[in-house]
Formats: sequence, structure tokens, C1' cells
RNA sequence: CAGCCGUGCGCGGGAGAGAUUGGCAUACGCCGACGCCGAAGGAGCAACCGCCCCGGAAACUCUCAGGCAGAAGGACCGCGCAUACGUU
Repeated sequence: CAGCCGUGCGCGGGAGAGAUUGGCAUACGCCGACGCCGAAGGAGCAACCGCCCCGGAAACUCUCAGGCAGAAGGACCGCGCAUACGUU
């Protein structure tokens, strides 16, 4: 100096499920009732992995949280930039 890994930022893509119902009300808003969704987060089991005492573990499961017109958010993917440790 460059690459890889991790992390952060920007851009683009990004699903699912009641425009249900009652009240308030200017409203697509707020509160409640019932019904649902899983891809923020969280939790659980576990395939699997490791340095195998123990630990890490999902897009599986749960639905606490979140969400169910639009907006926002959104796991994940692609591109670009930056950067700690480590490694080549």
C1' cells in the first nucleotide's frame, strides 16, 4: 500500500397481515374490543460449528415488543465510501 473478515454510513430493491368494529373526533389521528402477520428488536428449541468444561448458533418456533390503506420502519441482497482488531 492492497485484498479478506467485522462494523458504520449513503443509494437502490425489499414481503406478510382488518381501509374490521365501538367511542372521541378535523383527520389516514387517539383509546378499547375481536381477528391476524413475522423480516426491527427479544425469547425458545435445535440442526450444525468450535478452543468441546463450556460456548456460538437459524430465514425454524413464540409473538413480549413491533406491525396489519399510505407514509415511516423493515431481516436480507447489490453497489459505493469509511474504518478498529486480526489475517494474507
A computed fold for an 88-nucleotide RNA from uncultured Kordiimonas sp., annotated as Glycine riboswitch aptamer. Rfam family: Glycine riboswitch aptamer. About the family: This family represents the bacterial glycine riboswitch.